[in-house]
C1' cells in the first nucleotide's frame, strides 16, 4: 500500500416496535414491575351478510393475482419502499414470512396483546409548492 475476517461508531433506512419511571442487585451486568406515546386483536343494538369440513375458516403484513411450469424455478401483477412533506415526471428495489386452531363480518362500553427483527458511507434523479434551521 492491497485484500480478507472480526469488533466497535456512524447524520440516516424499512417497520408500530420509541421514551421516562421504580424496586432488586454492587451506584456494574442483569432481572421484574409501572407509566406514556405509537401499534395491533377481540367485544352490542343498528347495518351488513346469510355458501358455515361443498374445496374449512381467520389474523399481522405492501407482500395480492394470473400464466409458465413442475428447477419451491421463472415472467408479469394489485400494492409498498427508495434520509424535512405534498404533488408531477422518470429511474431503482421489494411484491416475503408467520400466526390461531373450529373459532371471529361491522361494533360503543368494556376486556386482551405487540413494543422485535434487518440494514447503512453507499444509500435515486429532476421540477414545483410548503416547513424548518442557520446567518
Nucleotide at each position: 500500500u492491497u485484500c480478507a475476517c472480526a469488533c466497535g461508531u456512524c447524520g440516516g433506512c424499512u417497520g408500530a416496535a420509541u421514551u421516562c419511571c421504580c424496586u432488586c442487585g454492587a451506584c456494574c451486568a442483569g432481572a421484574g414491575g409501572g407509566a406514556a406515546a405509537c401499534g395491533g386483536g377481540g367485544g352490542a343494538c343498528c347495518c351488513g351478510a346469510a355458501u358455515u369440513u361443498a374445496a374449512g375458516g381467520g389474523g399481522u403484513g405492501u407482500a395480492u393475482u394470473g400464466c409458465c411450469a413442475a428447477c419451491u424455478g421463472g415472467c408479469a401483477u394489485a400494492g409498498g419502499c427508495g434520509a424535512c412533506u405534498c404533488c408531477c415526471a422518470u429511474c431503482g428495489c421489494c411484491g416475503a414470512a408467520c400466526c390461531c386452531g373450529a373459532c371471529a363480518g361491522c361494533u360503543a362500553a368494556c376486556c386482551c396483546c405487540g413494543u422485535a427483527a434487518g440494514c447503512g458511507a453507499a444509500u435515486a434523479u429532476g421540477g414545483g409548492a410548503g416547513a424548518g434551521a442557520c446567518a
Predicted 3D model of a 135-nucleotide RNA (c-di-AMP riboswitch aptamer (ydaO/yuaA leader)) from a Dehalococcoidia bacterium.
The sequence was found by an Rfam model in a public genome assembly.
Of the family's consensus pairs, 96% are formed in the model.
The organism belongs to Dehalococcoidia, within Bacteria.